Background:
Transfer RNA from a Myxococcaceae bacterium, 74 nucleotides, folded computationally. NCBI's taxonomy places the organism under Bacteria, Pseudomonadati, Myxococcota, Myxococcales, Myxococcaceae. The sequence was found in a public genome assembly.
RNA sequence: GGGGACGUCGCUCAAUGGCAGAGCGUGCGCUUGAUAAGCGCAAGACGUUGGUUCGACUCCAACCGUCCCUACCA
Repeated sequence: GGGGACGUCGCUCAAUGGCAGAGCGUGCGCUUGAUAAGCGCAAGACGUUGGUUCGACUCCAACCGUCCCUACCA
């Protein structure tokens, strides 16, 4: 240089183009003499900029970042 995959709460992962969810973790409450465990509740996210569309996490393009393959130079 060329090609490919991926980017979603703090972490790990979902999500037919039509209200962004789950587990763990965190906070609060219940429970306990007090913890742990258990139960309940709550907060918290779509990499950036454009395009297509009535409507985009989802499709398209260019960037940014991560990873993999490959070529070249040394």